[in-house]
Context: one part of a larger RNA
RNA sequence: CGUACGGCGGAUGCCUAGGCGCCAGGGGCCGAAGAAGGACGGGGCAAGCGCCGAAACGCCCCGGGGAGCCGCAAGCAGGCGUUGAUCCGGGGAUUUCCGAAUGGGGCAACCUGCCAGGGGGAAUGCCCUGGCAUCGUCACCUGAAUCCAUAGGGUGGCGAAGGGAACCGGGGGAAGUGAAACAUCUCAGUACCCCGAGGAGAAGAAAUCAACCGAGAUUCCCUAAGUAGCGGCGAGCGAACGGGGAAGAGCCCAAACUCCAGCCGUGUCAAGCCCACAGGCGUUGCGGCUGGAGGGUUGUAGGGGCUGCAGGAGGAGGCUGUGGACUCCUCACCGCGCCGGUCUUCCUAGUCGAAGAGGUCUGGAAAGGCCCGCCAUAGAGCGUGACAGCCGCGUAGGCGAAAGGGAGAAACGGACGGAGCAGAUUCCCUGAGUACCACGGGACACGUGAAAUCCCGUGGGAAGCUGGGGGGACCACCCUCCAAGGCUAAAUACCCACUGGCGACCGAUAGCGCAUAGUACCGUGAGGGAAAGGUGAAAAGCACCCCGGAAGGGGAGUGAAAUAGAACCUGAAACCGUACGCCG
Numbered sequence: 001c002g003u004a005c006g007g008c009g010g011a012u013g014c015c016u017a018g019g020c021g022c023c024a025g026g027g028g029c030c031g032a033a034g035a036a037g038g039a040c041g042g043g044g045c046a047a048g049c050g051c052c053g054a055a056a057c058g059c060c061c062c063g064g065g066g067a068g069c070c071g072c073a074a075g076c077a078g079g080c081g082u083u084g085a086u087c088c089g090g091g092g093a094u095u096u097c098c099g100a101a102u103g104g105g106g107c108a109a110c111c112u113g114c115c116a117g118g119g120g121g122a123a124u125g126c127c128c129u130g131g132c133a134u135c136g137u138c139a140c141c142u143g144a145a146u147c148c149a150u151a152g153g154g155u156g157g158c159g160a161a162g163g164g165a166a167c168c169g170g171g172g173g174a175a176g177u178g179a180a181a182c183a184u185c186u187c188a189g190u191a192c193c194c195c196g197a198g199g200a201g202a203a204g205a206a207a208u209c210a211a212c213c214g215a216g217a218u219u220c221c222c223u224a225a226g227u228a229g230c231g232g233c234g235a236g237c238g239a240a241c242g243g244g245g246a247a248g249a250g251c252c253c254a255a256a257c258u259c260c261a262g263c264c265g266u267g268u269c270a271a272g273c274c275c276a277c278a279g280g281c282g283u284u285g286c287g288g289c290u291g292g293a294g295g296g297u298u299g300u301a302g303g304g305g306c307u308g309c310a311g312g313a314g315g316a317g318g319c320u321g322u323g324g325a326c327u328c329c330u331c332a333c334c335g336c337g338c339c340g341g342u343c344u345u346c347c348u349a350g351u352c353g354a355a356g357a358g359g360u361c362u363g364g365a366a367a368g369g370c371c372c373g374c375c376a377u378a379g380a381g382c383g384u385g386a387c388a389g390c391c392g393c394g395u396a397g398g399c400g401a402a403a404g405g406g407a408g409a410a411a412c413g414g415a416c417g418g419a420g421c422a423g424a425u426u427c428c429c430u431g432a433g434u435a436c437c438a439c440g441g442g443a444c445a446c447g448u449g450a451a452a453u454c455c456c457g458u459g460g461g462a463a464g465c466u467g468g469g470g471g472g473a474c475c476a477c478c479c480u481c482c483a484a485g486g487c488u489a490a491a492u493a494c495c496c497a498c499u500g501g502c503g504a505c506c507g508a509u510a511g512c513g514c515a516u517a518g519u520a521c522c523g524u525g526a527g528g529g530a531a532a533g534g535u536g537a538a539a540a541g542c543a544c545c546c547c548g549g550a551a552g553g554g555g556a557g558u559g560a561a562a563u564a565g566a567a568c569c570u571g572a573a574a575c576c577g578u579a580c581g582c583c584g
Stems, first nucleotide, its partner, number of pairs: 001581007013569001014534002018506002020503006027495002029163002037098003040053003044076002048072002050057001059092006068080003103112003113132007134160009167198001168196005178185001182232001208215002219246005229237002250487003253431001257294010272281002274324006299465001301430004306423004312331006333418003338414003342409007350399003356372001358371004373390002375379001381393003436460008446472001467482005521528002541568001544555004
């Protein structure tokens, strides 16, 4: 070196319990009534995971289901179940300690109080139940310097806090990079930090667009369009109008005016008390401020006030009486966003579901071959000892909820809201340190540009309906719209968790980091972070004998197979060995 046979090793093939991606559906907040997340406990024997909480591998009720059950997970011991268990769904009870953690403290899961009630005890210690944090807001009580008052103090009601993968709004806000260097620019208002909201969030009912025609809140998609533009006119950035779709909804205040209450000023031959007459009252009047109720919400301006007309029935009201007028309430009328039961539908358990145990051959085994049948709104798929429409689970197609939840619908009931018409144009109202301007910035596709529009800082500072804003500097004409208050579903975004489906996705160095593990381990810590799958159809997991202290092995036995024996499918190479041959 070669050949043969082994050892070691764990590649390869096959497999899949796990993962990845996409789609669809349902669902979408939890929390002081103590969450998320944990610590410690709970089993007859109990270390881990899962489940549960001292009522602790579980309790009660309702529904499903129908023969077995006491989790993964065997065993021993002992139980439960057709008087319906285990199991599945809905609702409830219990739920130690920590944690926002909230009586006080604290090095989380521990220590230690006070009040009320209860247990125990001779009594203290001890035990049980409930309460006691802070802040905001509302109401009430109390109450200094200081008379009223205020500060302060107290009691009670309601609320807040903390968590949440991504999504959303807001406040802050980079750099690597690109520009083939780099500073404006870009990356990018991205990453990241903080605050806030919610199942969505934001936006939203024109001081909007348009173009002399018209449209009619917002949001999202397609288009317009890589157009018009912006741009060291570099790199690059990049609209809108209009058109087509999804969805569709519109409303409420402030003010004028009226009434009521409180306070301040003023006021006694008064004014005034709805009108007429009579009687009577008279700090009731007038002016202002504050609060409440009615009224009112618009741009072909609207509203108030004024004038005229209309106004069904019943009741109530004012200093008194009579009459009138007025106001309010109820019914009748209208409205549907809201609530309720009812109904429909969906979600949260389930349920019915066709047809070969056919013959024969091979085989350990038939689902395979051959032969003969059958079903099919079902020949998707998985399993079963090899490849099964007819064996099992299922599939097509139907059916189903006592309880909880989502959505919708018309009628009903309730709560709530609304309420006239016309005229005249003399008067009143219609959001002010606002609009706007200057300067400095920011946002707009728009980098200061001819730079409109929007927002902020500093300074200045209107009109007010014969008013004001906009139409891309600015002016005129024209057109259009009413800022300086607020609310508003749906179409849209996302998927931690749930369900279903699919894949020219992976198949154990792949696929998530994890076939499970944020474990082992590393780090003071923030944090980093693995490896590790396969006997067999079935444990039938080798009784018994032999060698050995054991490990291990030889027989015997099981099995189709034992170089399938648990260091277990296949079992490559490196590497090691034994035998033989050859070279040397």